[in-house]
Molecule: FMN riboswitch aptamer (RFN element)
Organism: uncultured Clostridia bacterium
RNA sequence: AUAAUUCUUCGGGGUAUUGUGUAAUUCAUGACCGACGGUGAGUGGAGCGUGCUCCAUAAGUCCGUGAGCCAUUGCGGCUGAUCCGGUGCGAUUCCGGAACCGACGGUAGAGUCCGGAUGAGAGAAGAAACAA
Numbered sequence: 001a002u003a004a005u006u007c008u009u010c011g012g013g014g015u016a017u018u019g020u021g022u023a024a025u026u027c028a029u030g031a032c033c034g035a036c037g038g039u040g041a042g043u044g045g046a047g048c049g050u051g052c053u054c055c056a057u058a059a060g061u062c063c064g065u066g067a068g069c070c071a072u073u074g075c076g077g078c079u080g081a082u083c084c085g086g087u088g089c090g091a092u093u094c095c096g097g098a099a100c101c102g103a104c105g106g107u108a109g110a111g112u113c114c115g116g117a118u119g120a121g122a123g124a125a126g127a128a129a130c131a132a
Base pairs, nucleotide, nucleotide: 002132005128006127007126008125009124010123015030018028019027031112032111033102034101035065036064037063038062042057043056044055045054046053047052048051060100061099068078069077070076082098083097084096085095086094104115105114106113
């Protein structure tokens, strides 16, 4: 340094305002939110060989994963949403603009309330001992 093993910890955000109504954070109006890994020309920092290298961070709609749903002894199956313009060798990632999306059960019809959930989990960080 690499590979395998075991354990620990961490691991999701959000309806202001106004209207109708007996009743709505569920309708209308407007408001708000964006899990994990990858990619990434942006941003910040460090190093030196001064134009390169390294580190951190950077996509809800790209490529995957997770939760969820269906089925089951089990294997398994299904699963949302972006365009236009600009720059450029190169961008659905940068800049500008305009859009769009969001499980199940409950309840006046829910991405945001309550519930399953003090759960599960992609994954992240750390530790231990042994062997090659």